[in-house]
């Protein structure tokens, strides 16, 4: 796009079309084929009128020569239906018929004379329920039968003619007929008519037209898992039969005929014009309309006829239905309606012959379910309408909202109009012209002004549709819109509900709490009396490729050769003209399609004309090309001669090395084997070594992308036999060629059969190891086999994954064989030609990779093969094989992919380079103990919550007794503890105190104090009470978010613009050579630049300078002094120091290395040297990392509670487990005493001196200090002296008891400290594991934040102060390059098979049931033909006896249904069984 459609929702009108696709299932009822009296014989009735009769009744006339029925004629072979069968001369197309027929119709010729016979109807009788039938008798004809006549008819024959059965002529034989109607003057008459004339018929012949039969060429679906078929079969002769050819039939004779160009068989199917689709070529279809065919309940058969083997005829058989008096009968809607049934589904038991057409008739007319109309159905196509214009407070309402608004929306309301359709009233067609009748004009015929016929005029008559189309009036926007969709494809977006549910879905895919995808709503998009869905066809699909595809790696080259059929084929000349081209003729029905013009108001629809119909046939012409015929040529192909190369093949013989075994010698304890071992062998003498022997198999070195072969494949040497290729060269043949379906042959390894052989090796097997296991890898053994002969098998990653042949198309460089040239004594080298074999590359090709004279380039020829993955190279069938199995080779079902090449990543028990306390080298720890602290777990009313590998666990928490606090139980409270607005009421509020109940919150009552600002005196601000809108929530979602943070990682990376390359993803840059801590820098480079990162700029520390000079400093000077810068003061600012500002370091200098670079190594100088040390600073991104409990925030939830207040409890629990720490285990130590040296901080609800008290914590005390001034404050380790002496101790300090101190409202749960007493575990810590590279580790103390109090934690400070780094193999993490990949949620990936369960389709299966069909036998209805015909018999003949002819009947041939036996094919089903698909685990 289309549709004979159906289904869902909806539905106003009209026109034109269409309407059982299924059960060729069964059918009630009505109708669908009759007509003719002008062919014929009979011949009513009802009713009406009249007469007779009292009446019953009867007669006559009309009805009416009508109806019914019959004889005869013509038509029932057309028209109408259906598509079962049919793969066929059935259909289409073009021919043939010298092998034919044709009623009715037309034209022409001739004729139509004279006789005879029968029979229906009817009458009589009879049988039967009926259908119907029998008998007797009568009768007509356009019925039937002789006779006559007769041709140009038919047959026979003769002659000529023809290729021929054609045509022409002669002779012989045979065969015809029917009448009817109208008109009419003379003549005749039996009064009917004859006769004349017209018309219609009839007979015969010729021709035409129409129609039909038969034959032929070509075309016409699928299956080869159908390969052979055929006996009337193929042909001939004679005969029969037909309208006619013919094995169409029959007898005999011959043995043929068909088939790979697809016979036979199976399946499916009516064919075509055309219809749908498509750019076309094609593909699909064959409904309506038109042509042909076939069929008419199923099967068979003939009759009649011009025509049938006959839809509404006959006979028989069968099934079914109906009637029946049980004896018998009747029937055939695939005609029109209609019914049942089937089905998703398909209409009225209508009107009319008015039109068109058909049959009959002279005609009128009759018949016509053909047809014309109407009805039903949105089934399709076409047209029309459901209103038009104005109308913004953008109404109400709905929906959304960022709450401002937006949108439905000029939409509505409202105002003004119009009047299609429908409604109603009125008017009102065309389709009708013939025909006929009457009148009449002209003509034909005729003796005729009759008749008849032809042409015309006038009048009369005919409409189913239908009072329809159409026109007008009336009224009034009044009666008339839905359906689908809105994630992308694909036009159209929001809210709510739902929460992997319910559901959607054409494909991709949506839905697991913010769904534009489900459902509803609002809005929107599209189409519109329809809109969607489903089915089907074509298209897109170049996805079967003729147009117009492919086969190295995506599916696809046969394993290789020889060769049959077939296909294709070099050069020149001539011929003929099959293909080809051209011109003309015929045909290609109509309709359809296209163009033009017309008719319905338009359109759909329809009329006319034209064009077209790719085709086929005939005739004429051309001769280039292809084919054909004849001839020529040598270049394709082949032959000959001369050469050399080679693991080419077959057979026989020979050889040496090695392994093993056997014998012997020497010799002794091991050998062998492995990652390490063990099994094994060995003192019965192995291994090792020497000599000798046996046997089998294989041939080291040469040996080589060397050679040979068609492929498989071929490797010691020699001989014999033998194939092919190559090079060179005269000569010869003269296209002899290429390919190759079938076919035939060859064909590695393994395997099979038979017989040999068997050294080594070695499936199976045994043993030893390895391992969780180890039916493996490793080791020790070991049988088939490997070898030979003969045969089979016939496969392979049989691969160059690349069929064979021929020609053409730049090069470079190896190598093998041969030739030529130059040169040489020779070899080599060099140039060149041919043939082979490699590599690299141009153009070109390719999806890319790649190929590239050995093509995967450009072309031609031939063969093979492919058409998504799985199922499956499986099943079934066939065929081959001894078997194993091979060849051929599906389907159901299932999936939305499977696959190729390349790209970017990620990954690898891949590679290269390089980093990092990564390892190593070291030092000290953790893991063991006790305690502290965090976590898990457990417990509990609650033990609030979060954090979970690194990157959670002394983390949030820089500090839980109450508070904090989020948790628990209890007690209160509800506009609330805190905040804002609105309106109302009260009042200053606040504050202080007392009081009831209570644990408190809260509550009851009361006392005191009472004031400030502005004022327009209303009020405002403020506060309070009650109300309301709102509040509040540490409730949920960190997987809705912002912000902040961790981590890879301070790692050196991450990107962009332009350009270039690539079809593209993408690449290049960023890779490479160096170098660096660094993508740091240099060089190179199709890249050139740039950004975020690195570095630097910032802070701090180390040196110097300048400035500054108190509270700091004290070198010089002065004063006091306990002689100590101790104190005070003056002077000073040099030094230290403080705070500012500068300088300094840059590979700058020298040398080596390097590329003259970047840089690097060493040196000098310097406080510092190659980033001086430390810090701050964290690229693109990753982890849905962490946090809704810091904060903010969307959504959800809650609202006398999940909010809020209160006291109490809990977060502090304790069998356990883990992380992080502290203190130790001691002598490098503990204890006692003494003596030194810091830095950085902090201090007014604070630090707190001196002094006094206390053993001490601490208390008293109160100076000083808002701090370079005073205070905390002592630094400690260290050093000096003493003591302890290796002990669970003078180590260690847990635990517990007592007594105290401090903070605080309060130390019970649950703080810290002190003194005395107690004195636990622990004697250096298993597996494992952490930190650190220098002022670092280790060790020692000091301070600060938080804080009332409460650090072993955290953050800082200074003191003392090491060891070690060979190095980068390994572990971990990371960077760059490269490689493989079936990974991309990216190796914590992907993924295979068994098993279990569920489910689906298929195969096998003892069988079972059915369908179709072959064959043999049987059977034999009806019927044609044939034989007999004793029975019967109108026409003709007869000598009257009979005959001829006919018929019944009987027999025969053929034959349908049926029966019996035996096969074949297909379908269904089958206990059980086999594998396969999908899903779940």
């Nucleotide at each position: 796009a289309a549709u004979c459609a159906a289904c869902g929702c909806u539905g106003g009108c009209g026109g034109c079309g269409u309407g059982c696709c299924u059960a060729a299932c069964a059918c009630a009822u009505g109708c669908a084929a009759g007509u003719u009296g002008a062919g014929c014989g009979c011949g009513a009735a009802a009713g009406g009128g009249g007469g007779g009769g009292u009446a019953a009744c009867u007669c006559c006339c009309c009805g009416a020569g009508u109806a019914c029925a019959g004889c005869g004629g013509c038509a029932g072979a057309c028209g109408g239906g259906u598509g079962a069968g049919u793969a066929a001369c059935g259909c289409g197309u073009g021919g043939g018929u010298a092998a034919u027929c044709u009623a009715c119709c037309c034209u022409c010729g001739a004729g139509u004379g004279g006789g005879g016979a029968a029979u229906a109807a009817c009458c009589c009788c009879g049988g039967g329920a009926a259908a119907c039938c029998g008998c007797u008798g009568c009768u007509a004809a356009u019925u039937c039968c002789g006779c006559a006549u007769g041709a140009c008819a038919u047959c026979c024959u003769c002659g000529g003619u023809u290729c021929g059965u054609u045509c022409c002529g002669g002779g012989g034989a045979u065969c015809a007929a029917a009448g009817c109607c109208g008109g009419g003057g003379a003549c005749c008459u039996u009064c009917g008519g004859g006769c004349c004339u017209g018309g219609c018929g009839c007979u015969u012949g010729a021709g035409g037209a129409c129609g039909a039969g038969c034959c032929c060429g070509c075309g016409u679906c699928c299956g080869a898992u159908u390969a052979g078929c055929u006996u009337g079969u193929u042909g001939g002769u004679g005969g029969g039969g037909u309208a006619a050819u013919g094995g169409c039939c029959u007898a005999c004779c011959a043995a043929g005929g068909c088939g790979a160009c697809a016979a036979u068989c199976g399946g499916u199917a009516g064919c075509c014009g055309g219809c749908c689709u498509g750019a076309g070529a094609g593909g699909g279809c064959g409904g309506a309309c038109g042509g042909c065919c076939a069929c008419a309940c199923u099967g068979g058969g003939a009759c009649u006829g011009a025509g049938a083997c006959a839809c509404g005829g006959c006979c028989c058989a069968g099934a079914c239905u109906c009637c029946u008096a049980c004896g018998g009968g009747a029937g055939g809607c695939a005609g029109c309606a209609g019914u049942g049934g089937g089905g998703a589904a398909u209409u009225u038991u209508u009107c009319g012959c008015a039109a068109u057409g058909g049959g009959g008739g002279a005609a009128a007319c009759c018949c016509u379910g053909a047809c014309g109309a109407a009805g039903c159905a949105a089934c399709g196509c076409c047209g029309c309408g459901u209103g038009g214009a104005g109308g913004a407070u953008g109404a109400a309402g709905g929906c959304c909202u960022u709450c401002g608004g937006g949108u439905c929306g000029u939409a509505a309301a409202c105002u003004c109009c119009u009047g299609u359709c429908a409604a109603u009233c009125g008017g009102g067609a065309a389709g009708a012209a013939u025909g006929u009748a009457u009148a009449u004009u002209g003509g034909u015929c005729c003796a005729a002004u009759a008749c008849a016929c032809c042409a015309g005029u006038a009048u009369a008559u005919u409409g189913a549709c239908g009072g329809u189309a159409c026109c007008g009036g009336u009224g009034g926007a009044g009666g008339a819109a839905g359906c689908u969709c809105c994630g992308g494809c694909u036009a159209a977006c929001u809210c709510u509900g739902u929460g992997c549910c319910a559901g959607c879905a054409g494909c991709c895919g949506c839905g697991g709490u913010a769904a534009u995808a489900c459902a509803g709503a609002g809005g929107g998009a599209g189409c519109a009396a329809g809109c969607g869905u489903u089915g089907u066809u074509c298209g897109g699909a170049a996805u079967u490729a003729c147009u117009g595809g492919g086969c190295g790696u995506a599916a696809a080259g046969g394993g290789c050769g020889c060769g049959u059929a077939g296909g294709c084929g070099g050069u020149c000349u001539g011929g003929a003209a099959a293909g080809u081209c051209u011109c003309g003729c015929g045909u290609g029905a109509a309709a359809u399609c296209c163009c033009c013009c017309g008719g319905c108001u338009c359109a759909a629809c329809u009329g006319g004309g034209g064009a077209a119909c790719g085709g086929c046939g005939c005739g004429g012409g051309a001769a280039a090309c292809u084919g054909c015929c004849a001839g020529u040529c040598u270049u394709g192909a082949g032959u000959u001669c001369g050469g050399g190369a080679g693991a080419g093949g077959g057979a026989a013989g020979c050889g040496g090395a090695a392994u093993u075994c056997c014998g012997g010698g020497u010799g002794u304890a091991g050998c062998g084997g492995u990652g390490a071992a063990a099994u094994g062998c060995g003192c019965a003498g192995a291994u090792a070594u020497c000599c000798g022997g046996a046997g089998g198999a294989a041939c080291a070195u040469c040996g080589g992308u060397g050679g040979c072969g068609a492929a498989g494949g071929c490797g010691g040497c020699u001989u014999c036999c033998u194939g092919g290729a190559c090079c060179g060269a005269c000569a010869c043949u003269g296209a002899c060629g290429c390919u190759g379906a079938g076919g035939c042959g060859c064909g590695a390894a393994a395997g099979c059969u038979a017989g040999g052989g068997g050294a080594g090796c070695a499936a199976a097997c045994g043993g030893g190891a390895u391992u969780a296991g180890a039916u493996a890898c490793c080791c020790c053994g070991g049988u088939a086999g490997u070898c030979c002969u003969a045969g089979c098998u016939g496969u392979a990653a049989a691969c160059g994954u690349u069929g064979a042949g021929u020609g053409c198309u730049g090069g470079g460089u190896g190598u093998u064989g041969g030739g030529g040239g130059u040169g040489u004594c020779a070899a080599c080298c060099c140039c060149u030609c041919c043939a082979g074999u490699g590599c690299c590359g141009a153009a070109g090709c390719u999806a890319a990779c790649g190929c590239a004279u050995u093509a995967a380039g450009c072309a031609c020829u031939c063969c093979g093969c492919c058409u998504g993955g799985g199922g499956a190279g499986u099943a079934c069938g066939g065929u081959c094989g001894c078997a194993a199995g091979g060849c051929u080779g599906a389907a159901a079902c299932u999936c939305a992919a499977a696959g190729g090449a390349a790209u970017u990543g990620a990954c690898g028990g891949g590679g290269g380079c390089c980093c990092g306390c990564a390892c190593a080298a070291g030092c000290g720890g953790u893991g063991g103990a006790g305690c502290a602290u965090g976590u898990g777990g457990u417990u509990c009313a609650a033990u609030u919550c979060g954090a979970c590998g690194c990157a959670a666990c002394g983390c949030g928490a820089a500090g839980a007794a109450c508070c904090u606090u989020a948790c628990c139980g209890g007690g209160g409270u509800u506009u609330g503890a805190a905040c804002u607005g609105u309106a109302c009421g009260g009042g200053a509020c606040c504050g202080u105190c007392c009081u009831u109940g209570g644990a408190a919150a809260c509550u009851u009552g009361g006392a005191c104090c009472u004031u400030c600002c502005c004022u327009u005196c209303g009020g405002g601000a403020c506060u309070u009470g009650a109300a309301u809108a709102g509040a509040g929530g540490u409730g949920c979602u960190g997987c809705a978010c912002g912000g902040c943070u961790g981590u890879c990682g301070u790692c050196a990376g991450c990107u962009c613009g332009u350009g270039u390359c690539g079809u593209g993803a993408g690449a290049u840059g960023u890779u490479g050579g160096g170098u660096u801590a660094a993508g740091u820098c240099c060089c190179g480079c199709a890249a050139c630049g740039a950004g975020c990162g690195c570095a630097a700029c910032c802070c701090u520390u180390g040196c110097c300078c300048u400035g500054u000079g108190u509270u700091g400093c004290c070198a010089c000077u002065c004063c006091c002094u306990u002689c100590g810068g101790g104190g005070g003061g003056a002077a000073g600012c040099a030094c230290u120091c403080u705070c500012a500002g500068g300088g300094g370091a840059c590979c700058g200098c020298c040398a080596g290395c390097g590329a003259c670079a970047a840089g690097u190594u060493g040196g000098a100088g310097g406080a510092a040297g190659g980033u001086g040390g430390g810090g701050a600073c964290g690229a693109c991104g990753u982890c849905a990392a962490g946090u809704c409990a810091u904060c903010g925030u969307g959504g959800c939830c809650u609202u006398u509670a999940u909010g809020u207040c209160c006291a109490g409890g809990g977060c502090u629990a304790c069998a356990c487990a883990c992380g992080u720490g502290c203190u130790a285990c001691a002598a490098u130590g503990g204890c006692c005493g003494g003596u030194a040296c810091a830095a950085a901080g902090c201090g007014c609800u604070g630090c707190c001196a001196a002094c006094c008290c206390g053993c001490g914590a601490g208390g008293g005390g109160g100076a000083g200090c808002c701090a370079a001034u005073c205070g905390c404050a002592a630094a400690a380790a260290a050093c000096c002296g003493g003591u302890c002496u290796c002990a669970g101790u003078u180590c260690g300090g847990a635990u517990c008891g007592c007594a105290g101190g401090c903070u605080g409202c309060a130390a019970c749960u649950c703080g810290c400290c002190u003194g005395c007493g107690u004195g636990a575990a622990g004697c250096u810590g298993g597996a494992a594991u952490c930190g650190c590279u220098a002022g670092u580790a280790a060790u020692g103390g000091c301070g600060u934040a938080u804080c009332a109090g409460a650090a072993c934690g955290a953050c800082g400070c200074c003191g003392u102060g090491a060891a070690u780094a060979c190095g980068u193999u390994c572990c971990c993490g990371g960077g760059c390059c490269u490689u493989g990949u079936a990974c991309a949620c990216a190796c914590c990936g992907c993924c295979c098979g068994u098993c279990a369960c569920a489910u689906c389709a298929c195969g096998a299966a003892a069988g079972u049931g059915g369908a179709u069909u072959g064959u043999a036998c049987u059977a034999g209805a009806a019927g044609u033909c044939u034989g007999c015909a004793a029975g019967c018999u109108a026409a003709c003949c007869u000598u009257c006896g009979g005959g001829a002819g006919g018929c019944a009947g009987c027999g025969g041939c053929c034959c349908a249904a049926g029966g019996u036996g035996u096969g074949a094919u297909c379908c269904a089903u089958g206990a059980u069984u086999g594998g396969g698909g999908u899903g779940u685990g």
The prediction has a mean pLDDT of 85. The RNA shown here (small-subunit ribosomal RNA) has 1481 nucleotides and comes from an uncultured prokaryote.